Notes:
The prediction has a mean pLDDT of 88. The part of an RNA shown here (large-subunit ribosomal RNA, domain IV) has 353 nucleotides and comes from Brassicibacter thermophilus. Lineage of the source: Bacteria > Bacillati > Bacillota > Thermohalobacteraceae > Brassicibacter.
Context: one part of a larger RNA
RNA sequence: CCCUUGUUAAGGAACUCGGCAAAAUGACCCCGUAACUUCGGGAUAAGGGGUGCUAAAAGAGGUUAAUACACUAGCUGUAUGAAGCCUUAUUUAGCCGCAGUGAAGAGGCCCAAGCGACUGUUUACCAAAAACAUAGGUCUCUGCUAAGUCGAAAGACGAUGUAUAGGGGCUGACACCUGCCCGGUGCUGGAAGGUUAAGGGGAACGCUUAGCGAAAGCGAAGGUGUGAACUUAAGCCCCAGUAAACGGCGGCCGUAACUAUAACGGUCCUAAGGUAGCGAAAUUCCUUGUCGGGUAAGUUCCGACCCGCACGAAAGGUGUAACGAUUUGGGCACUGUCUCAACAAGGGAUCCG
Numbered sequence: 001c002c003c004u005u006g007u008u009a010a011g012g013a014a015c016u017c018g019g020c021a022a023a024a025u026g027a028c029c030c031c032g033u034a035a036c037u038u039c040g041g042g043a044u045a046a047g048g049g050g051u052g053c054u055a056a057a058a059g060a061g062g063u064u065a066a067u068a069c070a071c072u073a074g075c076u077g078u079a080u081g082a083a084g085c086c087u088u089a090u091u092u093a094g095c096c097g098c099a100g101u102g103a104a105g106a107g108g109c110c111c112a113a114g115c116g117a118c119u120g121u122u123u124a125c126c127a128a129a130a131a132c133a134u135a136g137g138u139c140u141c142u143g144c145u146a147a148g149u150c151g152a153a154a155g156a157c158g159a160u161g162u163a164u165a166g167g168g169g170c171u172g173a174c175a176c177c178u179g180c181c182c183g184g185u186g187c188u189g190g191a192a193g194g195u196u197a198a199g200g201g202g203a204a205c206g207c208u209u210a211g212c213g214a215a216a217g218c219g220a221a222g223g224u225g226u227g228a229a230c231u232u233a234a235g236c237c238c239c240a241g242u243a244a245a246c247g248g249c250g251g252c253c254g255u256a257a258c259u260a261u262a263a264c265g266g267u268c269c270u271a272a273g274g275u276a277g278c279g280a281a282a283u284u285c286c287u288u289g290u291c292g293g294g295u296a297a298g299u300u301c302c303g304a305c306c307c308g309c310a311c312g313a314a315a316g317g318u319g320u321a322a323c324g325a326u327u328u329g330g331g332c333a334c335u336g337u338c339u340c341a342a343c344a345a346g347g348g349a350u351c352c353g
Base pairs, nucleotide, nucleotide: 001348002347003346004345005344006343007342008341010339011338014337019334027051028050029049030048031047036041038173052095053094054093055092056091057090059088060087061086062085063084066080067079068078069077070076071074096100108332109331110330111329112328113327114326115324116323120132121131136171137170138169139168140167141166142165148157149156150155174319175318176317177316179249180248181247184246185245186242187241188240189239190238193237194236195235199231200230204226205225206224207223208222211218212217250268251267252266253265254264277311278308289305290304291303292302293301
């Protein structure tokens, strides 16, 4: 010097990103216990008191000899219940120590806020969480040889289930709610018209050559090649519906008896211009916004304001008791975290022998 421990004057978080670590709390009995609340909780809330040993007093309970009664007459049932022993609460008096759950083991607590309702799950080996799941909500598909999934297929799962069932998506207890937009994309429905494949169809044209012709050439039938009109599905165009489907939810100018502001008006654009609620927020750049609270002093925190760079309603909005090895701020208690370090024990390292 390192590791593991113990103790510490005065102070008591001044340490530090942060009370990290340590200290403190701790058992049982009694008293007592707030806001809030989904009336279950919160709650061991918080906060107090007691606990050893000796003796006495008057109890309480258990066990039981015995007695009484009953009959089914017994190793029976019921009732009363002595002595002794056991258990236990109380009261009084006393004794000892610094200290009586005498050692060990054994919640620290409270206030406010964010997030997630909860128990649960997760990155085996740096993340346990506010992430995932969840019951509940909603949309959608599926009528049974179900939809969906695995598999070239047979077949299997779904399910020995049958719409109070099964699959998929989103949301995520509960309470109050969930606004406007269907123009775009998607999905569902529609079928008049437009477009549209193979197929059907076969006009027309070419090649070939019996034949005809003096020649140029024409050219039946058959074969062969190209092939127009016409006919024809879904789809797309088109017409509707649908946002707890993907998504979206404006700008400029003026105006009131000081000023300021604008209930009000004008205008442009849009499918429609953000409703309720919340708001410097896990979202606010400017920003340590401004005001209030807490501190002697507060970039954090809490309550407000609203100028929301860039909240907002199931990628849910706002609340919410309980819960949390969750995050943030404050307080009490407590302490070597610190002011500021000291000493001691054990084990190492190092040095000497």
Source information: The full RNA is in RNAcentral, with records from ENA.